[in-house]
């Protein structure tokens, strides 16, 4: 510093994540030492137990053990005084206990910070001045009695002070009306004494500490008005001391949009953590303050408390209890229960610092000084160094199996060292004159053994260093985002190898960065989220030009304060560090004082440009309000006239013979103003449109003249505000939500038709929103142009035509700029300035609440929970559109001739079966693989059998076989018996067996792991590339245009030039000829025959090679070319006809069952051998063949082909058979024989329109032929039989000339065939194409797009089901709070008392009543929202989405939605 994720792809906007630092953390794995730090974040939840504040006998009476020395008594044991030393301490009194320690519950406050003020207090301390006189009377301890279970507690007697009280003095003290008054003490302890400590008054001081005052720092406006002791004032009272702090009284004040009041949340700071900084977050440990002490209230005592280890009362818990009653507060160190993811020892001393008391020794001290545990958290150190290649083993992957490669110098082995670690001696500094050290026999020396005692966790698909194998198969799991897993997972699990960091590493929570993603530094709102419908105008906020004054901002210099730690610099001690000491800087502030005056503010003068105002003009569909007009429409009259009319894609509903429609006369009535008319005019917007009057608002132009900053926005607020919709009352011609009928349509609650009510109109009154949009606030100021529209005013014109100047509005195009890009540009979205509204991912949702306006409908304010990684904006490429344009294609159309019906062949599904053996399934499967399934084939099924195997190779052991023959036995395959080796250089070899290993084998899966072939868009004309230009990109251009062609074919153009795969020609047949060639081929000319037979010939015909031949090459027209048409000549004309030849890709298209192959599987089977079976049929589709006849069926005669095959073969002539065929057996390795008859057609006759002499299914019977075998399941003939069919519904197929039609040949496959197939050959031979509106495919431009898996796309809404969160909800239930009123404890003051108790008042906590607020739980039922691979019902929306679609309102509807203005 940035990076990953929206899209095919780009830019942008915007979120979500991720890398980093950091912690009082906690989990999980692991774990050597040591230094320094740190450790209940949750329950201010309960607490056993011990200890955390006592001290002083130098204040005091008393008790009292001991020691001496001493009296009295005496049972001699001792008893009881006395005094004297030196101790000890219940009580009294004194200080202290208010300090230190702990916590964070309350607090939004003068609580804290930080600056200041003053109406105060102040024990101890220090300084200093003055005093310390004379009296009293009590009390506790004690003694005695009592009461109680204890806790304690009465009552009677005595007694002492530095306990209490009185008087006296009082420098100065305080108070006063200025006369005056008030008002202390302990002469106490100790010392022999000096002399010390003390005591009272007064004054100073330092510090401590009360009060007040500026200014600072949370969130909510879905808290918007609070407030009665409230605001002030007078007097009183209390306090140390101000003050409504209290009382009385009088007055209505105070507070608030600069946020009062309320509610939520919270201890504040110095600091800590992030940060590049500003800022953000936080307040644990150090330190500075507040506050609380079980929970609430009160107060005593005192210098200080309303007192954490004090009382006093109430209350909840917890304990003793004799049941009367008593007793307690670890937020103190420790510990203990419970909670909790989670936080330590009931340790040592008081040696050290420091506090309390003491004159002092001393005591006391869980404060603190130390140690213990925890890897909590920062620092240091080790777990070895040096050499060592046979690159050992062994592990892992790889391999052609020979080997490589990596762990890996790592190991082992030499050699050395000893931090730590263990054992031994030794031994501190912290401490003062001396003694007196808890840590501590601790640091820290010394010497000793000995690599000895010591390494793990993460993570390796991209962010993000680091890669392979095996297992797993959308399963397990993973995961922080994007994703990973569905049989080859570098994203799961292990392993091996790597990365990283290391006594750790990870995870998870949390705060800050990354985030410029709340933007002050530093964003934005035309279209991505975002200008308020619009003006007016109030607070604010900003605001021309000049002079002068003061000094609020602002600027400079001085002072004070910002404690200390911390942080940042320097330097220094501990071995280095962490950590500490020491200077310093820093503390961006606040107060204050002196100056300064440019700018802003303020105040005082002036000005005229900003703004106004007059005054003379101009234009207007600005606004009210009255009146008139005429055109149409409708209805009622009346005439004239007759069968329709209307409406529609089409059709009904409707209307009409009771007279419409359609014409004419004539009345009504309500709405609206044709034409002018115009991207024109005029208003704030909303709007506004016949014509006149009345009233009236604003804009603009041109002159002086005034007024002198009066201006610019504009929260709250006020006013207007389409349409729709509400209220009351009127009007209703035409139009129409709703509704009703008729259509459509699978349904139609639409759309189309035909009626129709509310409304639409008018007064009056609401309502308050709209896609209210120029999706662009408002005012000013600048900044290149070009062309129009409207409406003025000057000036030049013969005051014509026109022009030149300057104003205001309004429009196109367009240049810098500006923008993600579209784009926008003096009417800015430029470049600036003031002020306002508004935004902060998407959904939930403009939804809930709760407020607030409203008659309602609704309006405005507006959330969260939950849930997703996107959602969104402009552009780009395709693709697609029941969008356009332009062209093509038997693509339609015009035409012939079929399918679809009929019977039968084939193939498919489907079903059936032991099996009916796989695949092919829109076009581009389905007479397709299969150019031929009785057995084989065969892959399927039953049965039977073999297990190194039917095939292939090698090794090792062995055997003689092996074959053939013979027999058994089998359905066969097989098995079982029996008889029998070759060659030899004598080493063996060879062949086949047999056991035993490697191993074969698989039509077993995976076409979605592949190769390779192939369809199919498509023989369509297209697909790209390099420079180069253009664009931020993605791309685009080139390849688009205007022409032409089958064609991206060419030409012209032109920011493009060229180029490559397609196109087209080269390649083949075929029409024409020319040349060579002439047997098997032909035969004109000569000659022979039955025949081209046979001489001969080689001219033609034919064959088969090599060439020519067509190039728009001439000609004419059009046309700038290209090139079209048209014509010549030519066998052939504009690619002559045919064909072969398929870009760049798509369609995970088809094939693992043609091969070939990776993975997996299976191995006495999924392999392999045999026999029998099977590939089947109520039924649906596809494909065909035969016909339904007369342009035909029969029968007879008769004529013309190509182009093919033939030795396991075609097989001729003759003979035999009705035939099929049999027999024969000639020629023929083929222009030579043969298959082989071509048929249609032509003559010629018959049938005479009928299910027939059509038509041939199906059945009987007799035969033929192939083949071991024709039952399943073959093909032919012959006789007999003679079914359905009379030309085929919706629909659909093919074909544009030697083409469809039609007619027959032939081949391949093949023992024979189910072949009517398929592949080719020839004969006979049409008809129509006006065009290109539709159908279908397709090409190009261009247009819309919410699609991109690309329209077989996407996506909206009910309804079902599970899930989750929320709202509402009869109620119940909790907390917190207000208000009234009961009662009313302790207490303090008063009142009563001589004085205390008791008693009475005022206040009062805690309780009770009652009525609210607010704010948790839970809840039958209700609601609607979000999520969730294969639910239902429809298609609302993206293309014109098939009725454009949206926005506001209104009705209506199973839903999307539909209408209506």
């Nucleotide at each position: 510093a940035g990076a990953g994720u929206u899209u095919g792809a780009u830019c942008c906007u915007g979120g979500c994540u991720c890398a980093g630092a950091a912690c009082g953390a906690a989990c999980g794995c692991u774990g050597g030492c040591g230094g320094c730090g740190u450790g209940c974040c949750u329950u201010a939840a309960g607490c056993a137990u011990g200890c955390a504040a006592g001290u002083c006998g130098a204040a005091c009476g008393g008790u009292u053990a001991g020691c001496a020395u001493u009296u009295c008594c005496u049972u001699c044991g001792g008893g009881a005084g006395a005094u004297g030393c030196a101790g000890a301490u219940a009580g009294u009194g004194g200080c202290g206990a208010a300090c230190g320690g702990g916590u964070g519950a309350g607090u939004a406050a003068c609580a804290c910070g930080u600056a200041g003020u003053u109406a105060g207090a102040u024990a101890a301390c220090c300084a200093a001045a003055a005093g310390a006189u004379g009296g009293g009377g009590a009390u506790a301890g004690c003694c005695a009695c009592a009461a109680g279970a204890a806790a304690u507690u009465g009552u009677g007697g005595g007694u002492a002070a530095u306990a209490c009280c009185c008087g006296a003095u009082g420098u100065g003290c305080c108070c006063u009306a200025c006369g005056g008054g008030g008002g202390a003490a302990a002469g106490g302890u100790g010392g022999u004494a000096a002399c010390a400590c003390g005591c009272u008054u007064u004054u100073g001081g330092g510090g401590u500490u009360g009060a007040c005052u500026g200014c600072g720092g949370u969130c909510c406006a879905u808290c918007a008005g609070g407030u009665a002791g409230u605001u002030g004032g007078u007097a009183g009272g209390g306090u140390a001391a101000u003050g409504g702090c209290c009382u009385a009284c009088c007055a209505a004040g105070c507070c608030u949009a600069u946020g009062a009041c309320g509610g939520a949340u919270a201890g504040c700071c110095g600091g800590c953590c992030u940060g590049a900084g500003a800022g953000g977050g936080u307040g644990a440990a150090c330190g500075g303050u507040c506050a609380c002490a079980c929970u609430g209230g009160g107060a005593c005592u005192g210098a200080g408390a309303c007192a954490c280890g004090g009382c006093c009362c109430a209350g909840a818990c917890u304990c003793c209890u004799a049941c009367g009653g008593g007793a307690g507060g670890c937020a103190g160190c420790a510990g203990c229960u419970a909670g909790g993811a989670a936080u330590a020892u009931u340790c040592c001393g008081c040696a050290a610092u420091g506090u309390g008391c003491g004159a002092a020794a001393g005591c006391c001290u869980g404060a603190c000084g130390g140690a213990g545990c925890g890897u909590c958290g920062c620092c240091g150190c080790g777990u070895g160094a040096g050499g060592g290649a046979a690159g050992a083993a062994g592990g892992u992957c790889u391999u052609a199996c020979g080997g490589g490669a990596u762990u890996g110098u790592a190991a082992a082995c030499c050699u050395c060292u000893u931090u730590u670690a263990u054992g031994u001696g030794a031994g501190a500094a912290g401490a003062g004159a001396a003694a007196g050290g808890a840590c501590g026999g601790u640091a820290u020396c010394a010497c000793a053994u000995g690599a000895a005692u010591a390494a793990g966790c993460c993570c390796c698909g991209g962010c993000a260093a680091a890669c392979u194998a095996c297992g797993u198969g959308c399963c397990a799991g993973c995961a922080g985002c994007c994703g990973c897993g569905g049989u080859a997972a570098u994203a799961c699990g292990u392993a091996g190898g790597g990365g990283g960091c290391g006594a750790g590493c990870g995870u998870u929570g949390u705060u800050c960065g990354g985030a410029u993603u709340u933007a002050c530094u530093g964003g934005g709102c035309a279209u991505a989220a975002a200008g308020g419908g619009u003006g007016c105008g109030u607070a604010g906020g900003c605001g021309g030009a000049u002079c002068a004054a003061a000094a609020a901002g602002c600027a400079a210099g001085g002072g004070g304060u910002g404690a200390a730690a911390g942080u940042c610099c320097a330097u220094g001690g501990c071995c280095c560090a962490a950590c500490c000491a020491u200077g310093g800087a820093a503390u961006u502030g606040c107060c204050u004082u002196u100056u300064g005056a440019a700018c802003u503010g303020u105040u005082g003068a002036u000005c005229u440009g900003g703004a106004g105002u007059a005054u003379a003009g101009a234009a207007g569909g600005g606004g009210a309000g009255a009146g008139c007009a005429g055109a149409a429409u409708u209805c009622c009259c009346g005439g004239u006239g007759u069968a329709g009319g209307g409406g529609u894609g089409a059709a009904a509903u409707c209307u009409a013979u009771a007279g419409a429609u359609a014409u004419c006369g004539g009345g009504a009535a309500g709405a609206a103003u044709a034409c002018c008319g115009g991207u024109c005019g005029c208003g704030a917007a909303g709007g506004c449109g016949g014509c006149u009057c009345u009233c009236u608002g604003g804009u603009c132009u041109a002159u002086u003249a005034c007024u002198g900053a009066c201006g610019c926005u504009g929260a709250u607020g006020c006013a207007c505000g389409a349409a729709a919709g509400c209220g009351u009352g009127g009007g209703u011609a035409g139009c129409g939500a709703a509704c009703c009928g008729g259509a459509u349509u699978a349904g139609a609650u639409a759309c189309c038709c035909g009626g129709g009510u509310a409304g639409u109109c008018c007064a009056c009154g609401c309502c308050g929103u709209a896609a209210a949009c120029g999706u662009u606030g408002u005012a000013c100021a600048c900044u290149u142009g070009g062309u129009g529209g409207u409406u003025g005013a000057u000036u030049c014109g013969u005051c014509a035509a026109g022009g030149a100047u300057u104003g205001g509005c309004u429009g196109c195009c367009g240049g810098a700029g500006c923008u993600a890009a579209u784009g926008u540009g003096a009417u800015a979205a430029g470049u600036g300035u003031a002020c306002c509204g508004c935004c902060u991912g998407g959904g939930g949702a403009g939804u809930a609440c709760g407020g607030u306006c409203g008659c309602a409908a609704g309006g405005c304010u507006g959330a969260a929970a939950c849930u997703c990684a996107a959602a969104g904006g402009a552009a780009u490429u395709g693709a697609c559109g029941g969008g356009g344009g332009c062209c093509c294609g038997c693509a339609c159309a015009a035409g012939c001739g079929g399918u679809g019906g009929a019977g039968c062949a084939c193939g498919u599904g489907g079903u059936u079966u032991a099996a009916u053996u796989c695949g092919a399934u829109u076009c581009u499967a389905a007479g397709c693989g299969a150019a031929g399934a009785a057995c084989c084939u065969u892959a399927c099924c039953a049965g039977g059998g073999c297990u190194u195997g039917a095939c292939a190779u090698g090794c090792a052991u062995u055997g003689g076989a092996c074959g053939a023959c013979u027999g058994a036995u089998g359905a066969a395959a097989g098995u079982c018996a029996g008889u029998u080796c070759u060659c030899u250089u004598c080493g063996g070899a060879g062949c086949c067996g047999a056991u035993g290993u490697a191993c074969a084998g698989g039509u077993g899966c995976u076409g979605c792991a592949u190769g390779g072939u192939u369809g199919u868009c498509g023989u369509c004309a297209g697909c790209u590339c390099g420079u180069g230009c253009c664009g931020u990109g993605a791309g685009g251009u080139g390849u688009u245009g205007g022409g032409u062609u089958a064609a991206g074919u060419c030409c012209c153009g032109c920011a493009a030039c060229g180029a490559g795969c397609g196109c087209a020609a080269c390649c083949c047949c075929u029409a024409c000829u020319u040349a060579u060639a002439g047997u098997u081929g032909c035969c004109a000319u000569c000659a022979u025959u039955c025949a081209g037979u046979u001489g001969g010939g080689c001219a033609c015909u034919c064959u088969a090679u090599a060439g020519g031949g067509a190039c728009u090459g001439c000609c004419a027209g059009c046309a700038u070319a290209a090139g079209c048409u048209g014509g010549a000549g030519g066998a052939a004309g504009g690619u002559g006809g045919g064909g072969a030849u398929g870009a760049c890709g798509u369609c995970a298209a088809a094939u693992c069952a043609g091969c070939a192959u990776g993975g997996c599987c299976c191995u006495u089977a999924u392999g392999u051998c045999c026999u029998g079976g099977g590939c089947a049929c109520a039924c649906a589709c596809a494909u065909g063949c035969u016909a339904c006849a007369a342009u035909g069926g029969g029968u007879a005669g008769u004529a013309c082909a190509a182009a093919g095959g033939g030795u396991u073969g075609c097989g001729a002539a003759g003979c035999c058979g009705u035939g099929a065929g049999g027999u024969g057996g000639a020629g023929c390795u083929a222009a030579u024989c043969u298959c082989a008859a071509a048929a249609a057609g032509c003559u010629a006759u018959c049938c005479c329109c009928a299910a027939u002499u059509c038509g041939g299914a199906u059945u009987g019977u007799a035969g033929g032929c192939u083949g071991a075998a024709a039952c399943u399941c073959g093909c032919c003939u012959g006789c007999a039989u003679g079914a359905a069919g009379c030309u085929g519904g919706a629909a659909u197929c093919g074909c544009u000339a030697g083409u469809a039609a039609u007619c027959g040949u032939a081949g391949g496959u093949c023992a024979g065939c189910c072949u009517u197939a398929c592949u080719a050959c020839g004969g006979u031979g049409a008809a129509u194409g006006c065009g290109u509106u539709c159908u279908c495919g397709g090409g190009c431009c261009u247009u819309g797009u919410a699609c991109a898996c690309a329209c077989c796309g996407c996506c909206c809404g009910u309804c079902a089901c599970a899930c989750c969160a929320c709202c509402c909800g009869a109620g119940u239930u909790g907390g917190c709070u207000u208000u009234g009123c009961c009662c009313g404890a302790a207490g303090u003051g008063c009142c009563u008392u001589a004085a205390u108790a008791a008693g009475g008042u005022c206040c009062g906590a805690a309780g009770g009543c009652a009525a609210g607020g607010c704010u948790g739980g839970u809840a039958a039922g209700g609601g609607g929202g979000g999520u969730g691979a294969a639910g239902u019902c429809g298609u609302a929306a993206c293309a014109a989405g098939g009725u454009a679609g949206c926005c506001g309102u209104a009705c209506c509807g199973g839903a999307a939605g539909g209408u209506g203005c």